[in-house]
RNA sequence: GCCGCUAUCGUCUAGUGGUUAGGACACAUGGUUCUCAGCCAUGAAACCGGGGUUCGACUCCCCGUAGCGGUA
Repeated sequence: GCCGCUAUCGUCUAGUGGUUAGGACACAUGGUUCUCAGCCAUGAAACCGGGGUUCGACUCCCCGUAGCGGUA
């Protein structure tokens, strides 16, 4: 250089065009406890960037960025 794969809450992840974008851990608040842990309840928190297609895009297409792999 060329080819392929990946990118979603703080972390790990689900999501095959119409979901309130879901779950686990972590975090915050309240309850339980003499306190902590644990447990219970509630809550905040995300679609890598730009463009395109479409009535509608996290999802499909193009370009870019980052990571991983392959190839002389």

This is a predicted structure of a 72-nucleotide RNA (transfer RNA) from a Candidatus Aenigmatarchaeota archaeon. Its Rfam family is "tRNA". Rfam links the family to the GO term triplet codon-amino acid adaptor activity. It is annotated as a transfer RNA.